[in-house]
RNA sequence: AGAGUUUGAUCAUGGCUCAGAUUGACCGCUGGCGGUAGGCUUAACACAUGCAAGUCGAGCGGAAACGAUAGUAGCUUGCUACUAGGCGUCGAGCGGCGGACGGGGGCGUAACGCGUAGGAAUCUGCCCUUUAGUGGGGGCUAACUCGGGGAAACCCGAGCUAAUACCGCAUAAUCUCUAUGGGGGGGAAAGCAGGGGAUCUUCGGACCUUGCGCUAUUGGAUGAGCCUGCGUCGGAUUAGCUUGUAGGUGGGGUAAUGGCCUACCUAGGCAACGAUCCGUAGCUGGUCUGAGAGGAUGAUCAGCCACACUGGGACUGAGACACGGCCCAGACUCCUACGGGAGGCAGCAGUGGGGAAUAUUGGACAAUGGGCGCAAGCCUGAUCCAGCCAUGCCGCGUGUGUGAAGAAGGCUCUAGGGUUGUAAAGCACUUUAAGUGGGGAGGAAAGGUUGUCAGUUAAUAGCUGUCAGCUGUGACGUUACCCACAGAAUAAGCACCGGCUAACUCCGUGCCAGCAGCCGCGGUAAUACGGAGGGUGCAAGCGUUAAUCGGAAUUACUGGGCAUAAAGCGCGCGUAGGUGGCAAAGUAAGUUGGGUGUGAAAUCCCCGGGCUCAAUCUGGGAACUGCAUUCAAAACUGCUUCGCUAGAGUACGGUAGAGGGAGGUGGAAUUUCUAGUGUAGCGGUGAAAUGCGUAGAUAUUAGAAGGAACACCAGUGGCGAAGGCGACUGCCUGGACUGAUACUGACACUGAGGUGCGAAAGCGUGGGUAGCGAACAGGAUUAGAUACCCUGGUAGUCCACGCCGUAAACGAUGACAACUAGACGUUGGGCUCCUUAGAGGGCUUAGUGUCGAAGCUAACGCGUUAAGUUGUCCGCCUGGGGAGUACGGUCGCAAGAUUAAAACUCAAAGGAAUUGACGGGGGCCCGCACAAGCGGUGGAGCAUGUGGUUUAAUUCGAUGCAACGCGAAGAACCUUACCAUCCCUUGACAUCCAGAGAAUCUGUUAGAGAUAGUAGAGUGCCUUCGGGAGCUCUGAGACAGGUGCUGCAUGGCUGUCGUCAGCUCGUGUUGUGAAAUGUUGGGUUAAGUCCCGCAACGAGCGCAACCCUUAUCCUUAGUUGCCAGCACGUAAUGGUGGGGACUCUAAAGAGACUGCCGGUGACAAACCGGAGGAAGGUGGGGAUGACGUCAAGUCAUCAUGGCCCUUACGGGCAGGGCUACACACGUGCUACAAUGGCCAGUACAGAGGGUCGCGAACUCGCAAGGGGAAGCUAAUCUCACAAAGCUGGUCGUAGUCCGGAUUGGAGUCUGCAACUCGACUCCAUGAAGUCGGAAUCGCUAGUAAUCGCAGAUCAGAAUGCUGCGGUGAAUACGUUCCCGGGCCUUGUACACACCGCCCGUCACACCAUGGGAGUGGGCUGCAAAAGAAGUAGGUAGCUUAACCUUCGGGAGAGCGCUUACCACUUUGUGGUUCAUGACUGGGGUGAA
Repeated sequence: AGAGUUUGAUCAUGGCUCAGAUUGACCGCUGGCGGUAGGCUUAACACAUGCAAGUCGAGCGGAAACGAUAGUAGCUUGCUACUAGGCGUCGAGCGGCGGACGGGGGCGUAACGCGUAGGAAUCUGCCCUUUAGUGGGGGCUAACUCGGGGAAACCCGAGCUAAUACCGCAUAAUCUCUAUGGGGGGGAAAGCAGGGGAUCUUCGGACCUUGCGCUAUUGGAUGAGCCUGCGUCGGAUUAGCUUGUAGGUGGGGUAAUGGCCUACCUAGGCAACGAUCCGUAGCUGGUCUGAGAGGAUGAUCAGCCACACUGGGACUGAGACACGGCCCAGACUCCUACGGGAGGCAGCAGUGGGGAAUAUUGGACAAUGGGCGCAAGCCUGAUCCAGCCAUGCCGCGUGUGUGAAGAAGGCUCUAGGGUUGUAAAGCACUUUAAGUGGGGAGGAAAGGUUGUCAGUUAAUAGCUGUCAGCUGUGACGUUACCCACAGAAUAAGCACCGGCUAACUCCGUGCCAGCAGCCGCGGUAAUACGGAGGGUGCAAGCGUUAAUCGGAAUUACUGGGCAUAAAGCGCGCGUAGGUGGCAAAGUAAGUUGGGUGUGAAAUCCCCGGGCUCAAUCUGGGAACUGCAUUCAAAACUGCUUCGCUAGAGUACGGUAGAGGGAGGUGGAAUUUCUAGUGUAGCGGUGAAAUGCGUAGAUAUUAGAAGGAACACCAGUGGCGAAGGCGACUGCCUGGACUGAUACUGACACUGAGGUGCGAAAGCGUGGGUAGCGAACAGGAUUAGAUACCCUGGUAGUCCACGCCGUAAACGAUGACAACUAGACGUUGGGCUCCUUAGAGGGCUUAGUGUCGAAGCUAACGCGUUAAGUUGUCCGCCUGGGGAGUACGGUCGCAAGAUUAAAACUCAAAGGAAUUGACGGGGGCCCGCACAAGCGGUGGAGCAUGUGGUUUAAUUCGAUGCAACGCGAAGAACCUUACCAUCCCUUGACAUCCAGAGAAUCUGUUAGAGAUAGUAGAGUGCCUUCGGGAGCUCUGAGACAGGUGCUGCAUGGCUGUCGUCAGCUCGUGUUGUGAAAUGUUGGGUUAAGUCCCGCAACGAGCGCAACCCUUAUCCUUAGUUGCCAGCACGUAAUGGUGGGGACUCUAAAGAGACUGCCGGUGACAAACCGGAGGAAGGUGGGGAUGACGUCAAGUCAUCAUGGCCCUUACGGGCAGGGCUACACACGUGCUACAAUGGCCAGUACAGAGGGUCGCGAACUCGCAAGGGGAAGCUAAUCUCACAAAGCUGGUCGUAGUCCGGAUUGGAGUCUGCAACUCGACUCCAUGAAGUCGGAAUCGCUAGUAAUCGCAGAUCAGAAUGCUGCGGUGAAUACGUUCCCGGGCCUUGUACACACCGCCCGUCACACCAUGGGAGUGGGCUGCAAAAGAAGUAGGUAGCUUAACCUUCGGGAGAGCGCUUACCACUUUGUGGUUCAUGACUGGGGUGAA
């Protein structure tokens, strides 16, 4: 410090997620030791049991218990009982002090509660300090005794008694009251202990002294109370709150100020700088995180607050409205004899409950501290320790070295190896920790006692202090630590391994099981699931979960934005507020610097110390960024004062304008009405119809009426804040601009609330209504058409008044001000130059446009009219959906507007630009693509293939173009893969091993055959004589075998777009980038072919050419081909001799290149025409198929990964099937006839095949064919007669002398074999069919059409396929349209790419939510009722020790009664919130 995720890719916006740190943690797996810290976050839920606050006999009366001593009695001779408060002591009681501390949890509290800094009107036990005193009396009452009540708790009565308990009296001031001259009044106390020389004594003491107390008082310290400034959570869908309220006066009350309380008076006080109300919450030092600023938090430790079962209340006291006190009310629990009582763990342990979750009913007061006490001491669940828990942090260990045969085993493998891995074993060492045994600090200071010295004192008592000796206190504790012993011995797991993110393979599984933090994995080869091997990370822990901060600049103070991503209010005016020109003086609030005080300690940080280190502990420092106060400065801001004129405004003169308001006037047009002319249509549309019209329309002429709107001018022209404003004219009126002077003197800018204006539609009332025209009606269109089109037509549109208050109210761009290149238009002013005038040039202003520099921007773009650079102020935004919705409020007559959420859900949604693809977008171009033609298919019969059906099987594959006469260049058996039967199991085939045998051949029996049995012939080749090679049979196992599956695991091959002209790269350049450029543009071409231009320059694969063939010629060669000339010969024939001239054959060359000429073109490329030429513009044809697309086809050609079968999914045999047949489709053949059929005669090819072959002549048969055998391994022989054609004849438009299917009969050939199931021949038969609906196919020249010939396969079996030649056309104006393709451009929400994407209803399931007759809780306002305990006031009743008394009583006190206040509680009526509710509304998600 970043990363993943929106896209085909990119940049930016934006959310979600991850890596880090942390925790009082939980859970899962695992677990050696020690140190140190921590340990109910939930139910302030309920609690059994024990303990947690007592102490003082040196305050008191005393003596229940224990002990010692003495005595008495019993005696068992050391025990029991009794006596003695005489002693140590001490239960209960009176009294004092403490119990208000310490300990706990955080309910309440948004508050002077807390934090911080200050303040004045207070109190303060114990402690320190000052001064003075401590005199003299009195009356009681607990305990105790007696009696009584009660189950108990406890209570009542009578009697006795003490005090440091209580009450008077005296005295007292720096106290207090009163008075104001030197006064007066009120108001205290307590003793106890130790010692003692005199004196006195009732022998107890008095008295003196010391100590501790007590009273009053001064000051302090400590603690506490009170007041104030500032800070301290969220909600405005809480905007007004308040009557003791705000203040004053008198009084009361308090320790003290104060409406704290009361009477009266005033009418205030708080609040947009957020009162009131609602929700939540103890606050802080700190803690966690963070670079910081911040954010979150408030466990442990420390300070403060509040609380103690819930609510209320006071008492006592220095201090409480009191955790382990009291009273009352309530709930709950317990005891009860039912009459009454008792209780409060949010103390320490512990229990139940709740919960994901949190410990022992431990030890000790040894230390530290607290209470009491003179002290010893007692008490202390405070505390110190121990126990439990990996809860955190820190440290240590689980061994170290060596050890390659790289062991075994595991895993994997390309079978070689690799890896686990120096890891193990083995060898040599060490002993921390754990274990056993032994030793052994420190935490201890006190205290007691003895003695010395000093102080006090009359005192060598006593007390206090110093020093010394002796004694002596440890829960922890089997302490820490040290030594010895033995032995590698007792000690490693967890998570992860697709990316982020370090770490990979195998097996299993097969969208199943499962994983997942995000993206996402899993549908048969999963590095993502589960297991294993291996690896990575951390380690006595590891991982999950939860939570906080970070990353997140994702609330932006530091540090963000608002044209298009979320975001500028529709526009003005203006209040508060914020901000504000130039100069001077003063001031010192802000600001800056210094000082002082404070900012508790702990924590953090730095430097040290110390436990072996560390964590932990500890000393010092710094820091605590704050607040207060004081001194100083005066630049800036503020404030005050005095000025200025540049901002702003006023006055005066001009200018332009659809600026606004109300009034008047005008013409054109539409419509209607009246009248005339006139006749059959008009109107409307893509085409029609509805409609109007013979009752006279439309058209046309004249006139009238009425309403609305203002053509041309008219212009990115003008005006206005925006909405908006358009005939002409007068009136009223706002603003702007401009010129020159004068004046005011900052008067300014913005603007939360507020207020005004505000298109259209809509609403209300009343008018008006020509045209147009929602709704509505009719006609069309359509599958439908509640639309688009047409005919009508109501609200409305218009006017007046009043509402509404919204728009894509847009420049999607808030207002104001300043600064920052220009160029070109245009509107309104001003100045100036020139000009006769008009016009024109220059400068300057105010608008309004286009382009553009710098700059900005994610890009697009903006660019003096900023989206640039700055300043001031306002508004707004924070992922998408839910939703601008619900509820609530406000406004409105309504419609609705405004303000404005949440649950839930998704991982995206959105912006700009890029490349493609697509478009019933555009431009250019091409192709038998259309058009122009010729011939077909689709109808018939047959052939063939397919689908379907059938079947035991009808084997399998191919399925739009690009499957369907396709694989198959040929299924009777074989082929054959299919079916049923019969057989074989190392196998029909390959390699290896062992044994036997030559191999091989010929019979014969059974069987459908495979096969099984049997008889016989035969003894081989090489040899170094050991043997070897080949073949056959048998046996065992490794293995063979599979046309079984997966073409979506693959190779190879192929189809297709398409023989279309495209597809790319390097370098450079442009862009943030994806990408672009090049490859676009202007021409041209069959072509990305070429030329020119150009930030491109080059290159590659394609195109073309090179190759084959064909067309012409030359050369060479001349048999089997040829024969002109020469010769021979025949009935005839290159038949023969010869010849190479020709044809031809087959080798090598030539030729064609826009080369030449003319024109066009840009002087180019090229095109057009011409010449020559056999051929002319790639001459014709072929081979040749770029990058890629279709998961195209093929596992059945072959090869191959994986899976599957192994007496079968392998192998063999015979038979059947692939040939089925209601039907549908494709491809063909033959036809329907006269351009023909038939008969007779007759002419001319090319290219091929042939020895398991082609097969001549001759001969037989009507024919298929038979016999026959010459020739030929082929330019020789043969298949082999080419046919159409030509000549002649016949038929005469008919189901025919067309057509030939079908069927009967008879044959031929091939072949083991023609039944299922071959081809051909002859005789006979003679079906459909008379040119084919919608639709559709091929073809541009030697082509279509037509005619025959040959070949491959093949025993036989073509109408198919592949070739060959013969005859031989028509048409193309042209590119609008259909199909396909190429280039450029444009739009896009598509990228699986239009066979895309995607909207809404309905149906089903689930989820959250609104409304809802209501129902049930919580909180709360108001008005009342009620009134326990208590306090205060009053008091007729009752009672009453101290004091007074005239002895009657009084004062005072208590009880009772009563008044006020008030808790619980009750009633009525509101508000608010939560839950629930038949039904209902929309929303979200899900599968198809």
Small-subunit ribosomal RNA from an uncultured prokaryote, 1488 nucleotides, folded computationally.
Its mean pLDDT, the model's own confidence on a scale to 100, is 85.